[in-house]
RNA sequence: CUGGUAAUAGUGGGAGUUUGUUCCCGGUUGAUGAGUGGUGGAUGGGAGAGUAAAGCGUAGGAAUUUGUCCAGUAGUGGGGGAUAACCCGGGGAAACUCGGGUUAAUAUUGUAUAUGUUUUAUGGGGGAAAGGUGGUUUCUCCUUGGAAGUUGUCACUAUUGGAUGAGCCUGCGUUGGAUUAGUUAGUUGGUAAGGUAAUGGUUUACCAAGGUGAUGAUUUAUAGCUGGUCUGAGAGGAUGAUCAGCUAUAUUGGGAUUGAGAUAUGGCCCAGACUCCUAUGGGAGGUAGUAGUGGGGAAUAAUGUAUAAUGGGGGAAAUUUUGAUGUAGUAAUGCCGCGUGUGUGAAGAAGGCCUGUGGGUUGUAAAGUACUUUUAAUUGGGAAGAAAAGCGAAGGGCUAUUAUCCCUUUGUUUUGAUGUUAUUUUUAGAAGAAGCACCGGUUAAUUCCGUGUUAGUAGUUGUGGUAAUAUGGAGGGUGUGAGCGUUAAUUGGAAUUAUUGGGUGUAAAGUGUGUGUAGGUGGUUUAGUAAGUCAGAUGUGAAAGUCCUGGGUUUAAUUUGGGAAUUGCAUUUGAUAUUGCUGGAUUGGAGUAUGGUAGAGGGAAGUGGAAUUCCGGGUGUAGUGGUGAAAUGUGUAGAUAUCCGGAGGAAUAUUAGUGGUGAAGGUGAUUUCCUGGAUUAAUAUUGAUGUUGAGGAGUGAAAGUGUGGGUAGUAAAUAGGAUUAGAUAUCCUGGUAGUUCACGCUGUAAAUGAUGUUAACUAGCCGUUGGGAGCUUUAAUGUUCUUAGUGGCGUAGUUAAUGUGAUAAGUUGAUUGUCUGGGGAGUAUGGUUGUAAGGUUAAAAUUUAAAGGAAUUGAUGGGGGCCCGUAUAAGUGGUGGAGUAUGUGGUUUAAUUUGAUGCAAUGUGAAGAAUUUUAUUAGCCCUUGAUAUUUUGUGAAUUUUCUAGAGAUAGAUUGGUGUUUUUGGGAAUGUAGUGAUAGGUGCUGUAUGGCUGUCGUUAGUUUGUGUUGUGAGAUGUUGGGUUAAGUCCCGUAAUGAGCGUAAUCCUUGUCCUCAGUUGUUAGUGGUUUGGUUGGGAAUUUUGGGGAGACUGCCGGUGAUAAACCGGAGGAAGGUGGGGAUGACGUUAAGUCAUUAUGGCCCUUAUGGGCUGGGCUACAUAUGUGUUAUAAUGGCCGGUAUAGAGGGUAGCGAUCCCGUGAGGGUGAGCGAAUCUCAUAAAACCGGUCGUAGUUUGGAUCGCAGUCUGUAAUUUGACUGCGUGAAGUUGGAAUCGUUAGUAAUCGCGAAUUAGUAUGUCGCGGUGAAUACGUCCCCGGGCCUUGUAUAUAUUGCUUGUUAUAUUAUGGGAGUGGGUUGCAAAAGAAGUGGGUAG
Repeated sequence: CUGGUAAUAGUGGGAGUUUGUUCCCGGUUGAUGAGUGGUGGAUGGGAGAGUAAAGCGUAGGAAUUUGUCCAGUAGUGGGGGAUAACCCGGGGAAACUCGGGUUAAUAUUGUAUAUGUUUUAUGGGGGAAAGGUGGUUUCUCCUUGGAAGUUGUCACUAUUGGAUGAGCCUGCGUUGGAUUAGUUAGUUGGUAAGGUAAUGGUUUACCAAGGUGAUGAUUUAUAGCUGGUCUGAGAGGAUGAUCAGCUAUAUUGGGAUUGAGAUAUGGCCCAGACUCCUAUGGGAGGUAGUAGUGGGGAAUAAUGUAUAAUGGGGGAAAUUUUGAUGUAGUAAUGCCGCGUGUGUGAAGAAGGCCUGUGGGUUGUAAAGUACUUUUAAUUGGGAAGAAAAGCGAAGGGCUAUUAUCCCUUUGUUUUGAUGUUAUUUUUAGAAGAAGCACCGGUUAAUUCCGUGUUAGUAGUUGUGGUAAUAUGGAGGGUGUGAGCGUUAAUUGGAAUUAUUGGGUGUAAAGUGUGUGUAGGUGGUUUAGUAAGUCAGAUGUGAAAGUCCUGGGUUUAAUUUGGGAAUUGCAUUUGAUAUUGCUGGAUUGGAGUAUGGUAGAGGGAAGUGGAAUUCCGGGUGUAGUGGUGAAAUGUGUAGAUAUCCGGAGGAAUAUUAGUGGUGAAGGUGAUUUCCUGGAUUAAUAUUGAUGUUGAGGAGUGAAAGUGUGGGUAGUAAAUAGGAUUAGAUAUCCUGGUAGUUCACGCUGUAAAUGAUGUUAACUAGCCGUUGGGAGCUUUAAUGUUCUUAGUGGCGUAGUUAAUGUGAUAAGUUGAUUGUCUGGGGAGUAUGGUUGUAAGGUUAAAAUUUAAAGGAAUUGAUGGGGGCCCGUAUAAGUGGUGGAGUAUGUGGUUUAAUUUGAUGCAAUGUGAAGAAUUUUAUUAGCCCUUGAUAUUUUGUGAAUUUUCUAGAGAUAGAUUGGUGUUUUUGGGAAUGUAGUGAUAGGUGCUGUAUGGCUGUCGUUAGUUUGUGUUGUGAGAUGUUGGGUUAAGUCCCGUAAUGAGCGUAAUCCUUGUCCUCAGUUGUUAGUGGUUUGGUUGGGAAUUUUGGGGAGACUGCCGGUGAUAAACCGGAGGAAGGUGGGGAUGACGUUAAGUCAUUAUGGCCCUUAUGGGCUGGGCUACAUAUGUGUUAUAAUGGCCGGUAUAGAGGGUAGCGAUCCCGUGAGGGUGAGCGAAUCUCAUAAAACCGGUCGUAGUUUGGAUCGCAGUCUGUAAUUUGACUGCGUGAAGUUGGAAUCGUUAGUAAUCGCGAAUUAGUAUGUCGCGGUGAAUACGUCCCCGGGCCUUGUAUAUAUUGCUUGUUAUAUUAUGGGAGUGGGUUGCAAAAGAAGUGGGUAG
């Protein structure tokens, strides 16, 4: 602990007895079970569904009750009848229940009495109780013992008062919505009654018609309230876990009973939902008590232990009960404290990471060495929380005395769940104990590798596209630490809701405008009052918490004592400056009266002239009208034009003015009538009558709308004609509503000064309109002051700036409307208004990091001004059409290597691809390599020949032993091997250097100092002139300076000087007649040095400047011509394939070698050239005149050969000497005669020449033959301004060879430029801008592209609510019957 049974123990009695004890009986005791009776189950414990008030908070109140408790007063007499339990019997599955018999009480019920109580008509009436349990007896009676007395204690009855608790009433405070504005019939009040513990429409009858609401009723949504908690400097904002007070609730709804207290629930009844049992007839249940289970969820604990303490209930008490409570368990969930070691230790170890390869860093860190032992572990000891109650004794009290009564003292016996507690001690040993986040900025802290707009990251800004401090990993670092980060939420920063403490011209925001109600606010002076206000006192503001200060856990958190605070409310006593209220006074605000003045102020009724259109008539003839140009239209049926006459409607030229007037909208011929306001001068008068103004009610352009008129012109819609890609537009011709009038409606505009109204104050100057006053003048007039308007500048101030500035956007007072990022949206829905169109009030979901203002610098404009350029124009010659050459795209291919792609790629890299080049492709080969450095071994280097092969290469073979030396060796070189390394025309020009193109040879681009602006910035650099020029001059808050411009340099043009060969040759001599030669140095020429040109001079213009125009002189005249020279920068322009170079990649290949092919392809497109198309020409013959270059592996004369390309020969020349090398066009003569030709030469055939190893793919040239397209070129487009264009030839570089290309050279040699409107490009100033990857910008609309979300949709389900009705359980009250 479980099961079973009745035993065991004490005690009383009896019997037996060996005196040890055995057996039997008794409900007598403890203990236990059921029932009667009493008290408590209304406390404690849980959870917050409902509740915007029947709640809560705070301060008050009167008409109440209160078990237990305290105090007082008065009682507690005497009777009766039942009924559980129990016994007997029955029903039911069970829950449970029925009948008969017996019995008690502090159960129950009359009766007596009534201090006080209650009621009353003041005579009276109503209404109680209960005993239990101890001590004691001297006295009374009987005596086994009892009655009776007496004395305690716990109960009982009536009543008074208190304490505590509860009920009720009132003021103030207590969330959001007006897209909830009216609500309420027991509703509000009265009278009377009922009801309650008590007031009260709480209920009923009757009477009255009230009550409440813009200071937000009613309604709806949400919500337990408070002390407090979090945050904040505070004011506030958010919140209501734990602890405490109040409240409401117990499965949902309703109901009563009992009771001091409940509308109670671990009580009852009924109904609903759900679960369980059942014999199907019926029954049972309520964890929002503590644990526990399931479910849900991102997520929240043990079916522990103890009544030892504290507290509650019962009891006289011992005690009993208590998932209240105390304890410990689970979870770093939070707060607090402690540890994971301490000192020393440089070889700065190893390892890791980085590296500039030297080193640095991790890092005194580790190891090593010397110590310590908190904590964990281990061995022993060990508090406090315990105070009492009980029992015994003593003393005191009560009482006549005593007592198991009460109090005090003392003794004694016990009571610990926690707990293997706190704490202390022994032992051993650095031993068992460090993570998390971050490292681009905000924000403390960095490098490498991987990845490559992928993977990912991200609070915000953003990051990642091959060098990522931002991703992932690593090393290092920073922060924090038994924690650290993330997520969610609240406040702060946020003066982005502004009471403290904001705004409203342009950023969001002034109602279109006045009038005026409520409300707000209000001149001077005086008296009173004391409501606001201020001061003092009293009460309250629970405790806890916060704060201050003590105590105590070793400290701290936790805990505990005291204080302050609780800013509030109520009562009360004072003060009276100020505000309010009441009374009196005053005139300055505001009105009224009188006289003037100005005015498109308003309304009504008339009248006029000019013009348009239409109608009639006359004259007159062919067009008119309209436009950028036209057409539709109109006109010979007579237009337009012109003259006369008439009709009708609308609008009112000039005057006319940032002038007048009105509240605003608005208002313009003129006359009359009615009428509002303003202003001015002087006096009188009222005496604060003022101001603002939510709602309300007026007024309110144009358009629109209703009814009825009117309609000349004009004109939405609409028709036609044009324009255009189209043109539902702009333009033209027509044309209807409308525009007009009367009476209504609408109620809005960029209704603007984008500036509400009102009052006061604050520098000046200049206009203008109306009035008044002064001075002056010859009558014009001028001038000064003042007042009411209306304008321009401007100071202070203000403003983000722009601006504003007495007409404020300045400084103040009063009051009202309104705003709170952009879109969604002034939209939806609801209300309201309207005939309608619409107006007004007015969201949300959702989306987004900006939208917006003012100003700045650029860029830009089919903006403006000025200026330049072969930019246009004026000329000239081309391209685009044909053939061909060459480059590119595309296509093709084994490969057609590659770069360059508008101007600024495309006869470009390439100043020259048959092989080589060559980077490409096919095949065959090599692997420390074709080449460089280092190292080891070996061999001189090197050379000849042969074989195989396409060759690279492989094999064989031959000559040859060198130079230097300290005799070890060294240098150079070949070959074999090893590892470092080589190699790469592989990628990235968006990682780079360098170089280059372009804007652009355009005139710009910057800086120091100063000044100015809050600032970005500006000024300088703009302005007036001028120039090719930011060139120069003048002016100037700027003054200086740099890079550009110019000059300097080369070349060309004139002259001088020096020099004189190979060049030159005037004069002179010779000559072979050739500067050939002697000679010459003048000339030409060559190349060194100089001169010259500077607006220097003159005249004019200009500002007395700079400069420009003209002229003189001069070879040249205004930078003389040409070139080189390219600012700050832009274009991520081009180039990694010139070279260099970071990073990446390949390493028997993306490297290297070789042979062949390819780069040369060919339906096509395009760029740049060339040759032509012919007669200014072709062809033939003759004749003249250059410049600049090249040449030794070269240029090559001469002679010979060949029709020719060329071949043979080889003089001269490293060249002012020789040579290439005859220049051609031109000129002279002849021929051809406009044709596909005597033009043009492509293409093709044959035969050759040259270079080269090689000419097929794939060269150039020659001869003969062949003889294509092409007859001046569409749209479009290019070059060019003088020795230029055009035309003609010559040369050179590159090559072995190959030139229509490129770069040079000369010969002949024009035309045109009025000019800057336009096209293109550029410069300066200014202006607009929604642009800043900057107009190739930015951006709008549309769309059956795709995707997503939402709506509509035949219908359908649920919830809340109003009005009305049906059915109606339990229950309460009443009636009737029993």